[in-house]
Overview: Predicted 3D model of a 76-nucleotide RNA (c-di-GMP-I-GGC riboswitch aptamer) from a Chloroflexota bacterium. Its mean pLDDT, the model's own confidence on a scale to 100, is 83. Taxonomically the source falls in Chloroflexota (Bacteria, Bacillati).

RNA sequence: UCAGAAAAAGGCAAACCAGUCGCGAGGCUGGGACGCAAAGCCAUGGAACUCCCCGGAGUUUGCCAGGCUGCCUGGG
Repeated sequence: UCAGAAAAAGGCAAACCAGUCGCGAGGCUGGGACGCAAAGCCAUGGAACUCCCCGGAGUUUGCCAGGCUGCCUGGG
């Protein structure tokens, strides 16, 4: 630097449920696992959604791209 997830050590946690915050989209905590080789971080460009009302303000990156970083194995 490229590729991969067979092995090894692990990691994250969809839907749903309970509590809680928010006008809302949704967030957080706990339970729970559909899945994930970056399902780690960043709201930068699209996309979808919400509120307000036509100015704008937000939400979702586990929607698609982009940037940064990282464990293991193999190749260069």